Record summary: Small-subunit ribosomal RNA, 5' domain from an uncultured bacterium, 526 nucleotides, folded computationally. Its mean pLDDT, the model's own confidence on a scale to 100, is 86. Its Rfam family is "Bacterial small subunit ribosomal RNA".
[in-house]
Context: one part of a larger RNA
RNA sequence: GAUUGAACGCUGGCGGCAUGCCUUACACAUGCAAGUCGAACGGCAGCACGGGAGCAAUCCUGGUGGCGAGUGGCGAACGGGUGAGUAAAGCAUCGGAACGUGCCCGGUAGUGCGGGAUAGCUCGGCGAAAGCCGGAUUAAUACCGCAUGAGAUCCGAGGAUGAAAGCAGGGGACCCGCAAGGGCCUUGCGCUACUGGAGCGGCCGAUGUCAGAUUAGGUAGUUGGUGAGGUAAAGGCUCACCAAGCCUGCGAUCUGUAGCUGGUCUGAGAGGAUGAUCAGCCACAUCGGGACUGAGACACGGCCCGAACUCCUACGGGAGGCAGCAGUGGGGAAUUUUGGACAAUGGGCGCAAGCCUGAUCCAGCCAUGCCGCGUGCAGGAUGAAGGCCUUCGGGUUGUAAACUGCUUUUGUACGGAACGAAAAGCCUCUCUUUAAUAAAUGGGGGUGAUGACGGUACCGUAUGAAUAAGCACCGGCUAACUCCGUGCCAGCAGCCGCGGUAAUACGGAGGGUGCAAGCGUUAUCC
Numbered sequence: 001g002a003u004u005g006a007a008c009g010c011u012g013g014c015g016g017c018a019u020g021c022c023u024u025a026c027a028c029a030u031g032c033a034a035g036u037c038g039a040a041c042g043g044c045a046g047c048a049c050g051g052g053a054g055c056a057a058u059c060c061u062g063g064u065g066g067c068g069a070g071u072g073g074c075g076a077a078c079g080g081g082u083g084a085g086u087a088a089a090g091c092a093u094c095g096g097a098a099c100g101u102g103c104c105c106g107g108u109a110g111u112g113c114g115g116g117a118u119a120g121c122u123c124g125g126c127g128a129a130a131g132c133c134g135g136a137u138u139a140a141u142a143c144c145g146c147a148u149g150a151g152a153u154c155c156g157a158g159g160a161u162g163a164a165a166g167c168a169g170g171g172g173a174c175c176c177g178c179a180a181g182g183g184c185c186u187u188g189c190g191c192u193a194c195u196g197g198a199g200c201g202g203c204c205g206a207u208g209u210c211a212g213a214u215u216a217g218g219u220a221g222u223u224g225g226u227g228a229g230g231u232a233a234a235g236g237c238u239c240a241c242c243a244a245g246c247c248u249g250c251g252a253u254c255u256g257u258a259g260c261u262g263g264u265c266u267g268a269g270a271g272g273a274u275g276a277u278c279a280g281c282c283a284c285a286u287c288g289g290g291a292c293u294g295a296g297a298c299a300c301g302g303c304c305c306g307a308a309c310u311c312c313u314a315c316g317g318g319a320g321g322c323a324g325c326a327g328u329g330g331g332g333a334a335u336u337u338u339g340g341a342c343a344a345u346g347g348g349c350g351c352a353a354g355c356c357u358g359a360u361c362c363a364g365c366c367a368u369g370c371c372g373c374g375u376g377c378a379g380g381a382u383g384a385a386g387g388c389c390u391u392c393g394g395g396u397u398g399u400a401a402a403c404u405g406c407u408u409u410u411g412u413a414c415g416g417a418a419c420g421a422a423a424a425g426c427c428u429c430u431c432u433u434u435a436a437u438a439a440a441u442g443g444g445g446g447u448g449a450u451g452a453c454g455g456u457a458c459c460g461u462a463u464g465a466a467u468a469a470g471c472a473c474c475g476g477c478u479a480a481c482u483c484c485g486u487g488c489c490a491g492c493a494g495c496c497g498c499g500g501u502a503a504u505a506c507g508g509a510g511g512g513u514g515c516a517a518g519c520g521u522u523a524u525c526c
Stems, first nucleotide, its partner, number of pairs: 001526001004523001006522005013373006020365001021331001026329003030326003035074003040071002043067002047065003050061004081284003090209007099201003104197008112146004122135005152161003166189006174183003210256003217247003222244008259281004263274004286307005309320004337363001339362003345359001346357004376406004386397004411463006420453001425447006432440001470515005475496003481510005491498002
């Protein structure tokens, strides 16, 4: 000199854009952060509508909109947080072969016939509660069986094994039915088996990846083989048997420290330091262990066991996990609101309408940082007054002020006023499909709702110099000097060093220098 997620002292006008618990991975009150689908299902607690009864209060009725709880599906493994652990099971780069894959895309084949349960509801019981038990009854895209088997798997090559589910929209004939409706046809969304892909993930190898030798030997599933088990998959991953190997001075083992990288800071570079914010990977979710479900977890807002802690209790027993967003206590030099909205982007579910989304987008707080703007401009000498200095002549503050003219950024008041929004939806033409001018998909045209921010940005008008300057330093390094006070005292100090009666070094004042909404100090790295 440059840097910072900074803090402290003094000071403080505005805007834009960023950043904001680095310490106790300490404990957490409260609210919210993952739901959705009635176009899978039986139903109907509550609301609205319709119908019926009744003078009325009201009652009955799933008939309709819709829907609490329940069965079922998908999601909850993403997104968000933190850096405790980890020196390699991680990460970075480059390779590899023995694998998996829900949703998505391309292709092939199918989607036939049956069955028994169970939640809910209802009845009964136990319990303070959390909750639990029993009887009766019911549905499905829940569960099970049979059939079929292009392809798949196994094979002794003959053969064997194993699948599915329906729902919604529309309809001219024909069939069933009193009708409602159903069959039948068709379209869309699904379902089953297989195959290819995309993306994603699991696994293996090489090289690189901090310090200590006041750590020199370490290792028995240890190293390799055979066989078996296990896994989606290679493998001592696990087991039985056999052999005695394997790593190590190019630092094994042990100990300490640490998430890694793209990057960031500095430097001419080489290098050194660092790993906040943003992005990729990893690990963790009170501490330790375990599996279940599932395409995917050994699962932050799932389950079980153990431990510590907290809470409820009728003392028998139960409940909990902010390293999600806010917020509280504590720790600390120190780090924000218990805000708004799903309008946009993205995600989950859904045919859709839509619902959910503390992801996200915004707003709030803080000079924490960077950038920009302002605190006026021009004129004005008898160089006014006052202050300070003085050799008492004067000098300086100083064109500075007053005064005159001008401007209005910012401010204040009033008025106008956005971009971010186009998809979707509706109408229509057309292609495909079809028995079909229904319906549905794709394309074109027209129309067209939706804004948290926000009456914000921005624009215009009015007003009046009006609303806006501090901080540090002035002995040398180092830009900037005099007076007074003090008298080795009080004090200063980054180094050299100042102060013991004329201190440019302490304290005050006048003046000056530097930076400026900041300026200094401390810490920190180069």